Transfer RNA from a Promethearchaeota archaeon, 75 nucleotides, folded computationally. The source organism's lineage runs through Archaea, Promethearchaeati and Promethearchaeota. The coordinates come from a structure-prediction model, not an experiment, and the mean pLDDT is 80. It matches the Rfam family "tRNA". Rfam classes the family as a transfer RNA.
[in-house]
RNA sequence: GCCCACAUAGUGUAGCUCGGUCCAGCAUUCGGGACUGUCACUCCUGCGACGCGGGUUCAAAUCCCGCUGUGGGCG
Numbered sequence: 001g002c003c004c005a006c007a008u009a010g011u012g013u014a015g016c017u018c019g020g021u022c023c024a025g026c027a028u029u030c031g032g033g034a035c036u037g038u039c040a041c042u043c044c045u046g047c048g049a050c051g052c053g054g055g056u057u058c059a060a061a062u063c064c065c066g067c068u069g070u071g072g073g074c075g
Base pairs, nucleotide, nucleotide: 001074002073003072004071005070006069007068010028011027012026013025020058030046031045032044033043034042051067052066053065054064055063
């Protein structure tokens, strides 16, 4: 220098193929509550995320372009 994959709550992950449905889902952590003599377990509930910039579109996590970061391959 070239090619490929990945980047989503504190953490782990689904959704991208084929754009749209309610507040971006699930698990866990954390806050509050119920239960219990207390704790744990269990149940209810709350907070919290699409790497950055631009484009297309009525509408973008999803499509397109560029950049950044991580991992891998080639030279």